[in-house]
Background:
The part of an RNA shown here (large-subunit ribosomal RNA, domain IV) has 361 nucleotides and comes from a Nitrospirota bacterium. Lineage of the source: Bacteria > Pseudomonadati > Nitrospirota. The coordinates come from a structure-prediction model, not an experiment, and the mean pLDDT is 86. It matches the Rfam family "Bacterial large subunit ribosomal RNA". Rfam 15.1 lists 51,934 matches to the family in 10,816 species.

Context: one part of a larger RNA
RNA sequence: CUCUGGUUAAGGAACUAGGCAAACUGGUCCCGUAACUUCGGAAGAAGGGAUGCCUGCCGAUUUAACUCCGUACAGGGGAAGGAUUGGCGGGUCGCAGUGAAAUGGCUCUCGUGACUGUUUAACAAAAACACAGGCCUCUGCUGAAAUCACAAGAUGAUGUAUAGGGGCUGAUGCCUGCCCGGUGCUGGAAGGUCACGGGGAGAUGUUAGUGCGGCGCAAGCCGUGCAAAGCAUUGAACCUAAGCCCCAGUAAACGGCGGCCGUAACUAUAACGGUCCUAAGGUAGCGAAAUUCCUUGUCGGGUAAGUUCCGACCUGCACGAAUGGCAUAACAAAGAGAGCGCUGUCUCAACCAGAGGCUCG
Numbered sequence: 001c002u003c004u005g006g007u008u009a010a011g012g013a014a015c016u017a018g019g020c021a022a023a024c025u026g027g028u029c030c031c032g033u034a035a036c037u038u039c040g041g042a043a044g045a046a047g048g049g050a051u052g053c054c055u056g057c058c059g060a061u062u063u064a065a066c067u068c069c070g071u072a073c074a075g076g077g078g079a080a081g082g083a084u085u086g087g088c089g090g091g092u093c094g095c096a097g098u099g100a101a102a103u104g105g106c107u108c109u110c111g112u113g114a115c116u117g118u119u120u121a122a123c124a125a126a127a128a129c130a131c132a133g134g135c136c137u138c139u140g141c142u143g144a145a146a147u148c149a150c151a152a153g154a155u156g157a158u159g160u161a162u163a164g165g166g167g168c169u170g171a172u173g174c175c176u177g178c179c180c181g182g183u184g185c186u187g188g189a190a191g192g193u194c195a196c197g198g199g200g201a202g203a204u205g206u207u208a209g210u211g212c213g214g215c216g217c218a219a220g221c222c223g224u225g226c227a228a229a230g231c232a233u234u235g236a237a238c239c240u241a242a243g244c245c246c247c248a249g250u251a252a253a254c255g256g257c258g259g260c261c262g263u264a265a266c267u268a269u270a271a272c273g274g275u276c277c278u279a280a281g282g283u284a285g286c287g288a289a290a291u292u293c294c295u296u297g298u299c300g301g302g303u304a305a306g307u308u309c310c311g312a313c314c315u316g317c318a319c320g321a322a323u324g325g326c327a328u329a330a331c332a333a334a335g336a337g338a339g340c341g342c343u344g345u346c347u348c349a350a351c352c353a354g355a356g357g358c359u360c361g
Stems, first nucleotide, its partner, number of pairs: 001356008010347002014345001019342001027051005036041001038171001052092012066078004093097001105340006112332002117129002133169007146155003172327004177257003182254002184250005191245003197239002202234005209226007258276005285319001286316001297313005
């Protein structure tokens, strides 16, 4: 010097990102206990008092020698003593009586998530996930829908819409506004488009035959055109499903929810008016917020002093209603702020004990 413990004058968070760590508190009995509340809680709220030993008296529970009544070893009455325990007095010792040890510090306010629960085995336990509750949607059962599988088969389910699958939201309370133009989904079928397939107008190749020219006495040969049937290649019109276009519905489906100008008898502001655009222009509630850039916004509170905190305001860069909105008792090893108590966190360090380090071996 390091680590692990212990003690400390005066002060008492001045430390620090932050009371991190440490300290305080602590058992039992009695008294007493606020706001708020879903009436269960909050609550061990908070805050007080008592606590050892000896002894007296009064009880309670249990056990019981002995004794009385009784013919009785049945039954009943009384009862010294023992064990456990409660109350009321008296006395007594210490600084201190749950004398050591085990053994809650408390309060106020706010944001978030209702809650108990779950999670990144081994850097994250949370405001994340789940949850009961709410809503939408699919599924009518010989194989439900959905899922695994090439299939057979199986789960769903030995279930049957008060059932099962999928999605979103997330207790409870008060609520959940407007937009269907785009995308999606559902329904519709007149018209447009449209695949395979059907269809087969034609076209092309091939050539039995045949025209023309040449050669040959002839049979025939050569050259050059046309061309049936068959075979082959190709192929227009026309018919033809779903889908798409189209027409509707649907937002607790994906999503979206404006701008400019003027106007009141101080000023300011604009209940009011005009105009452009849109599918419709953000309703209730909340709001510098886990969301506010400017910003340490402004005002109030708390402090001697407060970029944090609480209450307001509204100019919402860029809240907003089940990607839920706003409240909310209880709960949280979670987050933010404040206070009381307490302390070596600090002013500012000191000493003690143990284990290392260091020196010698």